[in-house]
RNA sequence: GCUUAGUUAGUAUAAUAGAAAUACAAUUGUUUUGUAAUCAAUGAAUAUAAGUGCAAGUCUUAUACUAAGCU
Numbered sequence: 001g002c003u004u005a006g007u008u009a010g011u012a013u014a015a016u017a018g019a020a021a022u023a024c025a026a027u028u029g030u031u032u033u034g035u036a037a038u039c040a041a042u043g044a045a046u047a048u049a050a051g052u053g054c055a056a057g058u059c060u061u062a063u064a065c066u067a068a069g070c071u
Stems, first nucleotide, its partner, number of pairs: 001070007010024004018054001026042004047063005
């Protein structure tokens, strides 16, 4: 320098272009003499910038980062 794949909540993963989900973690309450566990509730995310389209996490382009390969 080139090619391919990936980037979603604090962490790990989902999501036929049509209201972004689940588990653990966190916070609050419940319970307990107290802690843990249980139960109930709450907040938090689509790497960045454009394009297509009625509608984009999803399709296209560029950039950044990560991983693998080629030279």
This is a predicted structure of a 71-nucleotide RNA (transfer RNA) from Hapsidospora chrysogenum ATCC 11550. Rfam family: tRNA. Its family is annotated with triplet codon-amino acid adaptor activity in the Gene Ontology. RNAcentral holds the sequence, with entries from ENA and Rfam.